[in-house]
RNA sequence: CAAAUGGUCAACUAGGGUUCCGAUCUGCCGUUGACAACACAAGUGACUGGUCCGAGAGUUGACGGCUUUUUCCAAGGCUACGCGGCGGGACAAAAGCCCGGGAGAA
Numbered sequence: 001c002a003a004a005u006g007g008u009c010a011a012c013u014a015g016g017g018u019u020c021c022g023a024u025c026u027g028c029c030g031u032u033g034a035c036a037a038c039a040c041a042a043g044u045g046a047c048u049g050g051u052c053c054g055a056g057a058g059u060u061g062a063c064g065g066c067u068u069u070u071u072c073c074a075a076g077g078c079u080a081c082g083c084g085g086c087g088g089g090a091c092a093a094a095a096g097c098c099c100g101g102g103a104g105a106a
Base pairs, nucleotide, nucleotide: 007063008062009061010060011059012058015053016052020050021049022047023044024043026041027040030038031037064079065078066077067076068075069074081101083104087099088098089097
């Protein structure tokens, strides 16, 4: 200086938005003396939430890989490190999602 490897899946979490549910607000028909409530329509995620998305550098588990003992079965050990844009993409939308352990930095 250049290259390769750094596994897969599931559940969950940090985080994320707004299709749906709920919440809230406005309008409006009917009922009422009136209010409230119910129904319908629209707005709000500068609404804690449920559904939903969700980590390479978060957690856990299963499998896988390497290795030691062993005839086999099986059991033990290891599986390290990891700073990071701009921009683009998907879904309703956004993101620590995907491009991406990418560019770049060290």

Background
Predicted 3D model of a 106-nucleotide RNA (Guanidine-I riboswitch aptamer) from Marinobacter sp. BSs20148. The sequence is in RNAcentral, with records from Rfam and Ribocentre. It matches the Rfam family "Guanidine-I riboswitch aptamer". Rfam describes the family as follows. This family represents a conserved RNA structure found upstream of the ykkC and yxkD genes in Bacillus subtilis and related genes in other bacteria. The function of this family is unclear although it has been suggested that it may function to switch on efflux pumps and detoxification systems in response to harmful environmental molecules. Its mean pLDDT, the model's own confidence on a scale to 100, is 77.